[in-house]
Molecule: transfer RNA
Organism: Clostridia bacterium
RNA sequence: GCCAACGUGGCUCAAUGGUAGAGCAGCGCAUUCGUAAUGCGCAGGUUAGCGGUUCGACUCCGCUCGUUGGCUCCA
Numbered sequence: 001g002c003c004a005a006c007g008u009g010g011c012u013c014a015a016u017g018g019u020a021g022a023g024c025a026g027c028g029c030a031u032u033c034g035u036a037a038u039g040c041g042c043a044g045g046u047u048a049g050c051g052g053u054u055c056g057a058c059u060c061c062g063c064u065c066g067u068u069g070g071c072u073c074c075a
Stems, first nucleotide, its partner, number of pairs: 001071007010024004018055001026042005048064005
C1' cells in the first nucleotide's frame, strides 16, 4: 500500500428496515441473627463520527476514524 470483518449501557453480546434489549456488574427493597445466594424493582445509550437513501435506519449506500486478521516487501 491492497482486501476483509468488526465498532451498540461500566464489561460481554443481541436486535439484518417499524418502541434500542439481555446477561454480568451497580443501586434499592424483600428474605436471613448476619453475610453470601435467591426473588422483585430501579438507574444507566449522541448505536465510533459526518453525510445520503427511505414515510421510517443499529440495520442499506458513501466518506472519515479506530480495532483485528489476511496479502504484498516495492521504494